[in-house]
């Protein structure tokens, strides 16, 4: 000198806890601003993540309780609000576990020694 390999932000599946929405916010999509991070150390994209705004598109309830609350009714009640329970959302966060993965360029590590 050569070759293989390890390691990041993050993204995604599946499991599971606690929420949040369901009075439509979230999600996804497209664009502007503006920011931040991109294996041990440098640099760093047309890639990645945030925030803000703009635009387009859109949705699943349902039961049961009848409550020291409201409201209507002579009343039975009824409706709101308010719990619970099962659903629904390309739903938030956390936890675990798998897979993916430094765009790239230069060093370094580690084996083949």
């Nucleotide at each position: 000198a050569u070759c293989a390999g390890a390691g990041u932000a993050g993204g995604c599946g599946u499991a599971u806890g606690c929420g949040c929405g369901u009075a439509a916010a979230g999600u996804g999509c497209g664009g502007a601003a503006c920011g931040a991070a991109c294996g041990g150390g440098g640099a760093g994209u047309u890639g990645u993540c945030g925030u803000u705004c703009c635009g387009a598109c859109g949705a699943a309830a349902a039961g049961c309780c009848c409550g020291u609350c409201c409201g209507c009714g002579u009343g039975a009640g009824c409706g709101g609000c308010g719990g619970c329970u099962u659903g629904c959302g390309g739903u938030g966060c956390g936890u675990a576990u798998g897979c993916c993965g430094c765009a790239u360029c230069c060093c370094g590590c580690u084996g083949a020694a």
The RNA shown here (THF (Tetrahydrofolate) riboswitch aptamer) has 113 nucleotides. Rfam family: THF (Tetrahydrofolate) riboswitch aptamer. Rfam's curators write: Tetrahydrofolate (THF) riboswitch was first reported for Ames et al. as an RNA motif in 5' untranslated (5'-UTR)regions of folate transport and biosynthesis genes in Firmicutes genomes. The coordinates come from a structure-prediction model, not an experiment, and the mean pLDDT is 76.